[in-house]
A computed fold for a 511-nucleotide part of an RNA from a Gammaproteobacteria bacterium, annotated as large-subunit ribosomal RNA, domain I.
Context: one part of a larger RNA
RNA sequence: UGCAUACGGUGGAUGCCUAGGCAACCGCUGGCGAAGAAGGACGUGUAAGGCUGCGAAAAGCUUCGGUAAGCUGUCAAAAAGCGAUUGAACCGGAGAUAUCCGAAUGGGGGAACCCGUCUGCCGCAAGGCAGACAUCCGCUUCUGAAUAUAUAGGAAGCGAGAGGCGCACCUGGGGAACUGAAACAUCUCAUUACCCAGAGGAAGAGGAAUCAAAACGAGAGGCUGUCAGUAGCGGCGAGCGAAAGCGGCUGAGCCUGUUUACAACAAGAGAAGUCAUGUUAGAAGAAAGACCUGGGAAGGUCUGCCGCAGAGGGUGAAAGCCCCGUAUUCGAAAGCAUGGUUUUUUGGGUAAACAUAAGUAGGCCGGGACACGUGUUAUCCUGGUUGAAGAUGGGGGGCCCACCCUCCAAGGCUAACUACAGCGUGUUGACCGAUAGAGAAAAGUACCGUGAGGGAAAGGCGAAAAGCACCCCGUAGAGGGGAGUGAAAGAGUUCCUGAAACCGUAUGCAU
Numbered sequence: 001u002g003c004a005u006a007c008g009g010u011g012g013a014u015g016c017c018u019a020g021g022c023a024a025c026c027g028c029u030g031g032c033g034a035a036g037a038a039g040g041a042c043g044u045g046u047a048a049g050g051c052u053g054c055g056a057a058a059a060g061c062u063u064c065g066g067u068a069a070g071c072u073g074u075c076a077a078a079a080a081g082c083g084a085u086u087g088a089a090c091c092g093g094a095g096a097u098a099u100c101c102g103a104a105u106g107g108g109g110g111a112a113c114c115c116g117u118c119u120g121c122c123g124c125a126a127g128g129c130a131g132a133c134a135u136c137c138g139c140u141u142c143u144g145a146a147u148a149u150a151u152a153g154g155a156a157g158c159g160a161g162a163g164g165c166g167c168a169c170c171u172g173g174g175g176a177a178c179u180g181a182a183a184c185a186u187c188u189c190a191u192u193a194c195c196c197a198g199a200g201g202a203a204g205a206g207g208a209a210u211c212a213a214a215a216c217g218a219g220a221g222g223c224u225g226u227c228a229g230u231a232g233c234g235g236c237g238a239g240c241g242a243a244a245g246c247g248g249c250u251g252a253g254c255c256u257g258u259u260u261a262c263a264a265c266a267a268g269a270g271a272a273g274u275c276a277u278g279u280u281a282g283a284a285g286a287a288a289g290a291c292c293u294g295g296g297a298a299g300g301u302c303u304g305c306c307g308c309a310g311a312g313g314g315u316g317a318a319a320g321c322c323c324c325g326u327a328u329u330c331g332a333a334a335g336c337a338u339g340g341u342u343u344u345u346u347g348g349g350u351a352a353a354c355a356u357a358a359g360u361a362g363g364c365c366g367g368g369a370c371a372c373g374u375g376u377u378a379u380c381c382u383g384g385u386u387g388a389a390g391a392u393g394g395g396g397g398g399c400c401c402a403c404c405c406u407c408c409a410a411g412g413c414u415a416a417c418u419a420c421a422g423c424g425u426g427u428u429g430a431c432c433g434a435u436a437g438a439g440a441a442a443a444g445u446a447c448c449g450u451g452a453g454g455g456a457a458a459g460g461c462g463a464a465a466a467g468c469a470c471c472c473c474g475u476a477g478a479g480g481g482g483a484g485u486g487a488a489a490g491a492g493u494u495c496c497u498g499a500a501a502c503c504g505u506a507u508g509c510a511u
Stems, first nucleotide, its partner, number of pairs: 001510009015496001016460002020432002022429004029421002031165002039101003042055003046078001049075003061095006070082003106115003116133007135162002137159007169200001170198005180187001184235001210218002222249005232240002253413003256355007268346013282330003288303005304321002306310001312324003362386008372398001393408005447454002467495001470482004
């Protein structure tokens, strides 16, 4: 040094576990903000720090309910206290307070800082307290140029007007490239990513100038299955790719002017009250004992019981009957949501006749959208240029013309079915189980970067700390040996199990 055996060390695989995730479903909700948001800074405790809560009234204050014998959030013990029918703590409703920054809005500014003005009150004063003071928009009033009337402009008052934030979904305005075409330019990627504006709980669309097919037709829109990878489009390449119809889901239609006649009533909208339902705390809730093994009974044995409850979790192993629950039933002073109803303020009904949208429809040129790349290219939108008709009229039926059919543009509104899920409630899983599952069971932390930004690792003693009093060795160590606790300490906090690599000790053999 190697091999073998035994016993250790190191290490943290494996098994088991779950405090955290992932996915889906159902339901609710779908906003917050100058009445100062989202997000922060700094404070705030008996208390040095982190987290949570809160705001100089600072882990809280008031009040109304619920509940209750215990409580003073957590890491995390202790001290000092509070409370038990004169009701603490906790849970819920309503309110008060709510520093500074932040749209940030009195002015400034290198966010959490600096500096003001006016009014009122208090004070001898120094000063203190309270309120107001941004911009834009709308309305009202006053004022008021060149310029006479005016207008522009200015000022004041009034306004829960706007501003900013928010995951995705939605509408509109802009808008790529990589890529594919085995190169590349039309084309594709794609009307995508991304940027901007705006809105809502949905948005958008929507009651035929629609489709059809030749008939005795359908009857707003949307979503969906099919039609169908069809008809088509296409350097006819790569690729792109319908619609009608049929089957489903949903279902709702309306608004204007003039005249005449009838009617005096309805639906609808707002406010206040009231009722119901739901919701924001909760409440009641059946039934088991003994023996055996064991550290421990829920296990085994014996004999019972409940069940509208044998879902699930916990308890020293595996519990319907021990605990929390579960089935079922019940519950709100106050707020909110929805619906009904009452009062009140509005609102106008029916029929007939007439009217009924012009720089518009259409044309031409150039673009864009339509599955459709200009093509025989209809239809829709419009930058330029032109430009009708007036229901005896006009549009469409995929060039165009005729016949025929069908509808009535150039005004407007409209629920549901549809899309999405940051936050909230509950349930489920041939989903994960700590190199998995979220990046995160500790975290957007530590750490890295000037910055935009990037971004970890790290779980498990035990049923219970009973977390090793005391003794010994040692440096008042580290570590260990006894003793003690415990079922177990070879469970001792580097703590369940404890594989392998790797390192030793002992013995044997080989060299």
Lineage of the source: Bacteria > Pseudomonadati > Pseudomonadota > Gammaproteobacteria. Its mean pLDDT, the model's own confidence on a scale to 100, is 84.